[in-house]
RNA sequence: GGCCCUAUGGUCUAACGGUUAUGACACAAGACUUUCAAUCUUGUAAUGAGAGUUCGAUUCUCUCUAGGGUCA
Numbered sequence: 001g002g003c004c005c006u007a008u009g010g011u012c013u014a015a016c017g018g019u020u021a022u023g024a025c026a027c028a029a030g031a032c033u034u035u036c037a038a039u040c041u042u043g044u045a046a047u048g049a050g051a052g053u054u055c056g057a058u059u060c061u062c063u064c065u066a067g068g069g070u071c072a
Base pairs, nucleotide, nucleotide: 001071002070003069004068005067006066007065010025011024012023018055027043028042029041030040031039048064049063050062051061052060
């Protein structure tokens, strides 16, 4: 330098182009308990950046950024 793959809450992860973006762990509050742990309920929090296509983009296209693989 060429080609390919990946990027979603604090972490891991799901999502036919169409719901208020899913679930688990973690965190916070509450219930239970003499207390803690466990259990139950509720809540906070996310689509790497910029353009394009579309009535509508996490999803499709292009560029960039970061990481990984492969060839030279």